[in-house]
RNA sequence: UAAAAAAACAAAAAAUAAUGCCGUAUAAUUCUGGGGAUAUGGCCCGGAAGUCUCUACAGGAACACCCUAAAGGUUCCUACUACGGCGUGCACUGAUUCUGGU
Numbered sequence: 001u002a003a004a005a006a007a008a009c010a011a012a013a014a015a016u017a018a019u020g021c022c023g024u025a026u027a028a029u030u031c032u033g034g035g036g037a038u039a040u041g042g043c044c045c046g047g048a049a050g051u052c053u054c055u056a057c058a059g060g061a062a063c064a065c066c067c068u069a070a071a072g073g074u075u076c077c078u079a080c081u082a083c084g085g086c087g088u089g090c091a092c093u094g095a096u097u098c099u100g101g102u
Stems, first nucleotide, its partner, number of pairs: 018088008026056001029049007041066002050057001058078006
């Protein structure tokens, strides 16, 4: 002097897939307007409340009840969504080990 490597700083670009469990909320709950079915039935549409909360507020089963009327009941099982926590895992980077090349 050149090359290479490392570190720091700055800038830019790319990638960071998916997924499990737990906690909190909410009890998948309550109130209400209109319509509808009728023991082979017991539903449909809307509004409101509930959450330091967006969304959702439903499906199934069992048991009873209503003697044909207008009202539905109890119990059990199964979620989504929001936020938080702990993991699996992907990507990237580093270290170590092994193998090969120079």